Model confidence (mean pLDDT): 88 of 100. A computed fold for a 349-nucleotide part of an RNA from a wastewater metagenome, annotated as small-subunit ribosomal RNA, central domain. Rfam family: Bacterial small subunit ribosomal RNA. RNAcentral holds the full RNA, with entries from SILVA.
Context: one part of a larger RNA
RNA sequence: CUGGGCGUAAAGGGUGCGUAGGCGGUUACUUAAGUCAGAUGUGAAAUCCCCGGGCUCAACCUGGGAAUUGCAUUUGAUACUGGGUGACUUAGAAUGUGGUAGAGGGUAGCGGAAUUUCUGGUGUAGCGGUGAAAUGCGUAGAUAUCAGAAGGAACAUCAAUGGCGAAGGCAGCUACCUGGGCCAACAUUGACGCUGAGGCACGAAAGCGUGGGGAGCAAACAGGAUUAGAUACCCUGGUAGUCCACGCCGUAAACGAUGACAACUUGACGAUGGGAAGGUUACUUUUCGUUGUCGGAGCUAACGCAUUAAGUUGUCCGCCUGGGGAGUACGGCCGCAAGGCUGAAACUC
Repeated sequence: CUGGGCGUAAAGGGUGCGUAGGCGGUUACUUAAGUCAGAUGUGAAAUCCCCGGGCUCAACCUGGGAAUUGCAUUUGAUACUGGGUGACUUAGAAUGUGGUAGAGGGUAGCGGAAUUUCUGGUGUAGCGGUGAAAUGCGUAGAUAUCAGAAGGAACAUCAAUGGCGAAGGCAGCUACCUGGGCCAACAUUGACGCUGAGGCACGAAAGCGUGGGGAGCAAACAGGAUUAGAUACCCUGGUAGUCCACGCCGUAAACGAUGACAACUUGACGAUGGGAAGGUUACUUUUCGUUGUCGGAGCUAACGCAUUAAGUUGUCCGCCUGGGGAGUACGGCCGCAAGGCUGAAACUC
C1' cells in the first nucleotide's frame, strides 16, 4: 500500500462558518476527456511458460510459438462519468407572506427573601462548635430579640423524565435591541446542494494583565483537635479567587465517551411546539417538528443499540495500528506567563 476499524477494547476533531478539493436531482441535444473495441508501431536478447530437436537420459544446449498485463498513433462505439448548450410550474435547497413556543444572545432599569456588617432599643452570662473537645467570640455587654441603615452576590417555590442554543452553555421581574427554530397554505428562484484539508470565529472552570468591587464562600496560610505521625479528613479564622469592565489564555470525563448530510427498514406507550378533521364542548382521530421510555427484525465480543441505530446503504472530513518510555525530548508556531498545538527515538516488556 491492499485491508480492517473508531459507544465501553487503540481510535470522532470541543463546536460552528466556510476556501481549495471530493461528491452531487430530472430531462434533451452535443462533444468524445474518462470508459470500451479494432488496427499499426514499439515493448532488445536471454530468463519464465507451451510444442519440438540435440548430447544414451537428465541437468544443459537449441528451433518455433506464446507472453511481455505497458506506451504511442489512428479508426470507431456512446450506456455510464466528465465538458458544452438548453429546458424543469421541481421531488433537493433557498426566499417571501401569515402564525407560533422558548432560562437563545446583548444592554439598561427594578424587586423581595436570606447571610454579613454598622447604628439604636430590650436584655444578661454565656455564645459558638464537635464524635467529644479546644482554638475563637463575650461583662469594653456578646449570643438572642426589635427597629433602622449599608453593601455585595445569588435568584427559593413555579421546576419537569420540561424548554432554548452549533457547542460551551442559558433561570427573579420589566423594557429596548437581536439570532435561530417550528407549523400552515400558497407564491417566487430554478440544483442555487452535501461535506470540508488549510483558514476564520465561538469556546465551562481554573489561571494571567490593567482598573474597580468584595456580602457569603474559600485554594494558600494560621491556630485548635484527631493521630504513632496528620504538611489531611473535623473545627475556628482567613488571603488570592469567586463578582464587574476591557484584554489574554484555548484547555475539560468540552460525554450520547457515538463526526456531518441524505435515503430506506415491524411496533407500543409518554412528554413538548404547531396544524387539520370530527364532536355530545368531556374529548377523539390524524399530520409535521422536537424530546424520552420499552421493545422487533437486524447488528454487536458481550453489554447493549434498535426510525433520535450501534440496522441497511451512499458522499465527504477527522482519527487508530501492542504496553511502557510519552503527550515526554528536540525543532517550529502561538502565549505576558502558566502553558498550549504539532510530536519522535534510544531503551524495555